[in-house]
RNA sequence: GGUCGAUAAAGGCAAACCUGCCAAAAGGCAGGGGCGCAACGCCACGGGUCCUUGCUCUCAGUGAGGUGUCUAAUCGGUACCUUUCUGGAAGGACAAGACCGCCGGGCUGCCGGC
Numbered sequence: 001g002g003u004c005g006a007u008a009a010a011g012g013c014a015a016a017c018c019u020g021c022c023a024a025a026a027g028g029c030a031g032g033g034g035c036g037c038a039a040c041g042c043c044a045c046g047g048g049u050c051c052u053u054g055c056u057c058u059c060a061g062u063g064a065g066g067u068g069u070c071u072a073a074u075c076g077g078u079a080c081c082u083u084u085c086u087g088g089a090a091g092g093a094c095a096a097g098a099c100c101g102c103c104g105g106g107c108u109g110c111c112g113g114c
Base pairs, nucleotide, nucleotide: 002114003113004112005111012037013036017032018031019030020029021028022027035101041107042106043105045104046103047102048099049098050097055091056090058088059087060086061085063083064082065081066080067079068078069077070076
């Protein structure tokens, strides 16, 4: 330097789940926990997956404005259009969010065998 992880030692990390905090959510952080992990250390670079605040579409209610109409006329009623706010349902983007414990790639690294 290459390759491998059958054996040993020293250690390391920590899934589900529970608690608290953060986030719209996916998810993250901390403590407990321990399924697993020889890169399950680091990097969202390629693919993939997840989420849906904003966005788009749509439904209902609501406030305002405009036009038509009913009326002699105002108020008011009513139809349509524009728009504010609230709530419901749906969509999926080169997500700008998330996942490196999904796969690949990049960087770094402990011990041991050959």